[in-house]
Molecule: SAM riboswitch aptamer (S box leader)
Organism: Mammaliicoccus stepanovicii
RNA sequence: AUCUUAUUAAGAGUAGGUGGAGGGAAUUGGCCCAAAGAAACCUCAGCAACAGGCAACCGUACUGUGCUAAAUCCAACAAGCAUGACUUGGAAGAUAAGAA
Numbered sequence: 001a002u003c004u005u006a007u008u009a010a011g012a013g014u015a016g017g018u019g020g021a022g023g024g025a026a027u028u029g030g031c032c033c034a035a036a037g038a039a040a041c042c043u044c045a046g047c048a049a050c051a052g053g054c055a056a057c058c059g060u061a062c063u064g065u066g067c068u069a070a071a072u073c074c075a076a077c078a079a080g081c082a083u084g085a086c087u088u089g090g091a092a093g094a095u096a097a098g099a100a
Stems, first nucleotide, its partner, number of pairs: 002099007013044001015043004022033003027076004045068003050064003053060002072092001077089004081084001
């Protein structure tokens, strides 16, 4: 990197240090965050039962991951009607577990 399955409107940082201009996956459009300090890295704090462990009724952050602005920030494709942050489905993405 590919495939399969499950989840994806819940939850949790205005923390400290380094850093110094971008960031919200990519493209387009919109809308936001950011020198009252973005990304990234480290520390601390926290959230979360996907797998393992313990428990065996509920559970439990011990281990491996993951996550901690806004619905995966919204839309893009298809169908519907109530015509709008509309509903349903899909695509793409993300996370976990597994397979060759």